The RNA shown here (transfer RNA) has 75 nucleotides and comes from a bacterium. It matches the Rfam family "tRNA". From the family's description: Transfer RNA (tRNA) molecules are approximately 80 nucleotides in length. By type it is a transfer RNA. The coordinates come from a structure-prediction model, not an experiment, and the mean pLDDT is 84.
RNA sequence: GCCCCCAUCGACUAUUGGUUAGGUCACCACUCUUUCAAGGUGGCAGGAGGGGUUCGAAUCCCCUUGGGGGCGCCA
Numbered sequence: 001g002c003c004c005c006c007a008u009c010g011a012c013u014a015u016u017g018g019u020u021a022g023g024u025c026a027c028c029a030c031u032c033u034u035u036c037a038a039g040g041u042g043g044c045a046g047g048a049g050g051g052g053u054u055c056g057a058a059u060c061c062c063c064u065u066g067g068g069g070g071c072g073c074c075a
Base pairs, nucleotide, nucleotide: 001071002070003069004068005067006066007065010025011024012023013022018055027043028042029041030040031039048064049063050062051061052060
């Protein structure tokens, strides 16, 4: 330098164009309990940045950023 893959709640992870983005754990509130833990109910919180396509984008395309891998070049 070229090519490929990845980036989603605090963490892990679903979602392959119709999403008001789901689940588990964590956290918060209530409940249960003599207390704590466990349990039950509810809640908080997320698409790396920019642009494009589309009626509609986490999803498709381009650029950038960051991470991983492969090839090549120099020494």